Notes: A computed fold for a 475-nucleotide part of an RNA from an uncultured Actinomycetes bacterium, annotated as small-subunit ribosomal RNA, 3' major domain. The full RNA is in RNAcentral, with records from ENA, Greengenes and SILVA. Rfam family: Bacterial small subunit ribosomal RNA. Its family is annotated with structural constituent of ribosome and ribosome in the Gene Ontology.
[in-house]
Context: one part of a larger RNA
RNA sequence: UGACGGGGGUCCGCACAAGCGGCGGAGCAUGCGGAUUAAUUCGAUGCAACGCGAAGAACCUUACCAAGGCUUGACAUAUACAGGAAAGUUUCUAGAGAUAGUUACCCCCUUCGGGUCUGUAUACAGGUGGUGCAUGGUUGUCGUCAGCUCGUGUUGUGAAAUGUUGGGUUAAGUCCCGCAACGAGCGCAACCCUUGUCCUGUGUUGCCAGCAUUCAGUUGGGGACUCACAGGAGACUGCCGGGGUCAACUCGGAGGAAGGUGGGGAUGACGUCAAAUCAUCAUGCCCCUUACGUCUUGGGCUUCACGCAUGCUACAAUGGCUGGUACAGAGCGUCGCAAGACCGCAAGGUGGAGCUAAUCGCAAAAAGCCAGUCUCAGUUCGGAUUGGGGUCUGCAACUCGACCCCAUGAAGUUGGAGUCGCUAGUAAUCGUAGAUCAGCAACGCUACGGUGAAUACGUUCCCGGACCUUGUACA
Numbered sequence: 001u002g003a004c005g006g007g008g009g010u011c012c013g014c015a016c017a018a019g020c021g022g023c024g025g026a027g028c029a030u031g032c033g034g035a036u037u038a039a040u041u042c043g044a045u046g047c048a049a050c051g052c053g054a055a056g057a058a059c060c061u062u063a064c065c066a067a068g069g070c071u072u073g074a075c076a077u078a079u080a081c082a083g084g085a086a087a088g089u090u091u092c093u094a095g096a097g098a099u100a101g102u103u104a105c106c107c108c109c110u111u112c113g114g115g116u117c118u119g120u121a122u123a124c125a126g127g128u129g130g131u132g133c134a135u136g137g138u139u140g141u142c143g144u145c146a147g148c149u150c151g152u153g154u155u156g157u158g159a160a161a162u163g164u165u166g167g168g169u170u171a172a173g174u175c176c177c178g179c180a181a182c183g184a185g186c187g188c189a190a191c192c193c194u195u196g197u198c199c200u201g202u203g204u205u206g207c208c209a210g211c212a213u214u215c216a217g218u219u220g221g222g223g224a225c226u227c228a229c230a231g232g233a234g235a236c237u238g239c240c241g242g243g244g245u246c247a248a249c250u251c252g253g254a255g256g257a258a259g260g261u262g263g264g265g266a267u268g269a270c271g272u273c274a275a276a277u278c279a280u281c282a283u284g285c286c287c288c289u290u291a292c293g294u295c296u297u298g299g300g301c302u303u304c305a306c307g308c309a310u311g312c313u314a315c316a317a318u319g320g321c322u323g324g325u326a327c328a329g330a331g332c333g334u335c336g337c338a339a340g341a342c343c344g345c346a347a348g349g350u351g352g353a354g355c356u357a358a359u360c361g362c363a364a365a366a367a368g369c370c371a372g373u374c375u376c377a378g379u380u381c382g383g384a385u386u387g388g389g390g391u392c393u394g395c396a397a398c399u400c401g402a403c404c405c406c407a408u409g410a411a412g413u414u415g416g417a418g419u420c421g422c423u424a425g426u427a428a429u430c431g432u433a434g435a436u437c438a439g440c441a442a443c444g445c446u447a448c449g450g451u452g453a454a455u456a457c458g459u460u461c462c463c464g465g466a467c468c469u470u471g472u473a474c475a
Base pairs, nucleotide, nucleotide: 001475002474003472004471005470007469008468009467010466011465012464013463015459016458019422020421021420022419023418026313027312028311029310030309031308032307033306034304035303042053043052064299065298066297067296068295069294070293073124077123078122079121080120081119082118083117088105089104092101093100094099108115109114126288127287129286130285131284135282136281137277138276139275140273142271147186148185149184150183151182152181153162154161155160166177167176168175192265193264194263195262197233198232199231200230201229202228203227207222208221211220212219236259239253240252241251242250243249302441315415319374320373321372322371323370324369325368331362332361333360336355337354341350342349343348381412386407387406388405389404390403391402392401428451429450430449431448432447433446434445
């Protein structure tokens, strides 16, 4: 000087408390461990691994296993020699296919050097093989915590100190005052995006107050309104009052759409964990080179006594079922989205208007509201499991897809110790869309809106953190 203390002081955070809803019990889904296996590819392992890499494992993917092939190679560059076509498309045969043979078409361009291609030879290719404890890059975490440093000066023999401590204040090393310090940098804040109010401009595909018109903003028309897209205004403790060191600031008030960082996002200092990643990529060294490379068919990653994690669905009447009826936002669509119509109980099918989309479509929002029914029961709750029949995608749904219909109707009556999230348009609850994608294991993830609470006395205690101080046989 740090680090640590079941030392002290001050302060903060959904840290506790006050509340609301879960998890832990059940069934299922997904991930992990373990076991199994020819293989169940690999990585991630307290917080900070476990719906994580994977925003899509039937083949492919695929890295794993079995079997069958190839060896200048599936892919790249270069050189030498040889070839007349080779390659490509296509027919048939053998084969699980890779592949091998075969038929037909083509049999080229040229500046005559050559190019495309094939064969041979050689340099080499190739490796998701090892080492993240050799590395770059990227990322997590403490933590959006308020800290981390430097120059000059001064003090000390020196390691170092001072500044950065002190008195106030703040979300903040934020600002003020004081001071052997005076300044400065990286962080904080602001500048950026979005949302909340108003103004101006522009009105089509958007809108419709008034005037006509129609089944319908449908058409004429209009630019007021909504909305969209640009550009501005607006919030600064600016104003008033109390407190305060004539300070910073704080409390209350006015005006205002908004008030003291208005809400949300992006943004992550010096560093810590030899944290994660050699399987995104790059890369040193080591290793393989008729194989640890590469091609193919089939299988596996989907197994199942069990343990854990994260979710979904429930256990019902604030509910289930049936009928009617209302209101979003954000997206996506031409290899696509697909309306009206018809067929089917349905999944879906036939067909194809319109749309390269503020124009057409996906598209029905759901909870809600209005009626009817069920009457507390393992039930008209709950839907697992299983049998049968179908639909769709796709060469192909056996291992191993999703969905529909009929039948079946399991556990489950609110979950021990314990444990998690959340402070407002939040929790809770209700649907919608997208990426990936032929299809789908999505109940996941990422976004979007609808309805919409309760509670916070307080900081003694638990956890994490910041500053000052003290002790130390630790570095």